[in-house]
RNA sequence: ACACGUGCUCCGGGGUCGGUGAAAUUCCGAGCCGGCGGUGAUAGUCCGCGACCCGGGUCGCUCCUUCGGGAGAGGCUCGGUUGACCUGGUGAGAUUCCAGGACCGACGGUUAAAGUCCGGAUGGGAGGAAGCACGUGC
Numbered sequence: 001a002c003a004c005g006u007g008c009u010c011c012g013g014g015g016u017c018g019g020u021g022a023a024a025u026u027c028c029g030a031g032c033c034g035g036c037g038g039u040g041a042u043a044g045u046c047c048g049c050g051a052c053c054c055g056g057g058u059c060g061c062u063c064c065u066u067c068g069g070g071a072g073a074g075g076c077u078c079g080g081u082u083g084a085c086c087u088g089g090u091g092a093g094a095u096u097c098c099a100g101g102a103c104c105g106a107c108g109g110u111u112a113a114a115g116u117c118c119g120g121a122u123g124g125g126a127g128g129a130a131g132c133a134c135g136u137g138c
Base pairs, nucleotide, nucleotide: 002137003136004135005134006133007132008131010128016030017029018028019027031116032115033105034104035049036048037047038046044103045102053080054079055078056077057076058075059074061072062071063070064069085101086100087099088098089097107119108118109117
């Protein structure tokens, strides 16, 4: 240096303005934002993944108990659901670049309806770096 294994680290943005109103960062107007892998060319809107949400199985843990049971959060695993793009141009090739015009954005909370405020979340995570440490082989 290489291979394998174990552990650690890292890993999501919009810091709004004006109007109406008793009350709205939620309505109206104008802004602003876009995880990860793939794709003959660079993707919020092509293909897939993650998380959130729903359900099945399984494993232990914590609390309560009239000792019959009850409640809570979680690990692993299997499944379900899951939004949105067109036209023209260039080119070998682009729904990914350029031009133009569009569209989408979970759940709970909030004196008025949320992609943007608060919350689960000091959480999880696809995955990435020629990251770091240790061990084994060579």